Predicted 3D model of a 72-nucleotide RNA (transfer RNA) from a Bacteroidales bacterium. RNAcentral holds the sequence, with entries from ENA. The same sequence occurs in records of 2 taxa. Rfam family: tRNA. Rfam links the family to the GO term triplet codon-amino acid adaptor activity. It is annotated as a transfer RNA.

RNA sequence: GCAGGAUUCGUCUAACGGUUAGGACGGAAGAUUCUCAUUCUUCAAAUAGGAGUUCGAUUCUCCUAUCCUGUA
Numbered sequence: 001g002c003a004g005g006a007u008u009c010g011u012c013u014a015a016c017g018g019u020u021a022g023g024a025c026g027g028a029a030g031a032u033u034c035u036c037a038u039u040c041u042u043c044a045a046a047u048a049g050g051a052g053u054u055c056g057a058u059u060c061u062c063c064u065a066u067c068c069u070g071u072a
Stems, first nucleotide, its partner, number of pairs: 001071007010025004018055001027043005048064005
C1' cells in the first nucleotide's frame, strides 16, 4: 500500500430500520446497622466524527480518525 474487522454510560456487554438505547460491575442518595461490610430501593451516566439513503438510522451506504488481523 491492499483486504477484512472493530469503535455504544467510568469499564464490560446487548439491541428485526420504529426501544424511554437494556443488563452486569462501578458511582451517588436513601433504608437497614452502634459503626463498617452485606442486603434492599432509587437516581445519574453512552451510540468515534462528518455526509448520504429513508417517513424514520446504533442498525444500511460513503468519507475521515483510532485500534486489531491478514497479505506481496